Predicted 3D model of a 102-nucleotide RNA (Purine riboswitch aptamer) from Sporomusaceae bacterium UBA7701. Of the family's consensus pairs, 100% are formed in the model. Its mean pLDDT, the model's own confidence on a scale to 100, is 77. Rfam family: Purine riboswitch aptamer. Rfam's curators write: Riboswitches are metabolite binding domains within certain messenger RNAs that serve as precision sensors for their corresponding targets. Allosteric rearrangement of mRNA structure is mediated by ligand binding, and this results in modulation of gene expression. A class of riboswitches that selectively recognises guanine and becomes saturated at concentrations as low as 5 nM. In Bacillus subtilis, this mRNA motif is located on at least five separate transcriptional units that together encode 17 genes that are mostly involved in purine transport and purine nucleotide biosynthesis. It has also been shown that some members of this family are specific for adenine instead. Hence this family are termed purine riboswitches. The sequence was found by an Rfam model in a public genome assembly. Taxonomically the source falls in Sporomusaceae (Bacteria, Bacillota, Negativicutes, Selenomonadales).
C1' cells in the first nucleotide's frame, strides 16, 4: 500500500539487531465441573468470566485449618505476554581530524 469486511481473511511492499527501565491491562484473580491426596497430605484436568486486550493464569516459602473427612485459607517473595514511554548498545549516513583505516 491495493482488494476486501460486520470484524477478518488474502496479495504486495518496506524494514540488520538488541538490551535496561517506567507506566497502562490484571489483582499472575476469582467462579464452577470432573477426577485425585489425606496431618509424611492440601493436587489434577476442562470450561467459561475478567483486560477498550493477543497471551498468560503459575512457582516457590512461612502460617492456619481440617483428628481421616471434603473441604481449604492468610501472607510473603518471584514472571510473561499486548500496548505506550525514557534510556542504551549496535548498525546505516554525513561531517571533521589524523590517516589510507583508524
Nucleotide at each position: 500500500u491495493g482488494u476486501g469486511u460486520a470484524a477478518a481473511a488474502c496479495a504486495g511492499a518496506a524494514u540488520a539487531u538488541u538490551g535496561c527501565u517506567c507506566g497502562u491491562a490484571u489483582a499472575a484473580u476469582a467462579u464452577u465441573g470432573a477426577g485425585g491426596a489425606u496431618a509424611u497430605g492440601g493436587c489434577u484436568c476442562a470450561a467459561g468470566a475478567g483486560u477498550u486486550u493477543c497471551u498468560a493464569c503459575c512457582a516457590g516459602g512461612c502460617g492456619a485449618c481440617c483428628g481421616u473427612a471434603a473441604a481449604u485459607u492468610g501472607c510473603c517473595u518471584g514472571a510473561c505476554u499486548a500496548c505506550g514511554g525514557g534510556u542504551g548498545a549496535a548498525a546505516g549516513u554525513g561531517u571533521a581530524c589524523c590517516u589510507a583505516g583508524g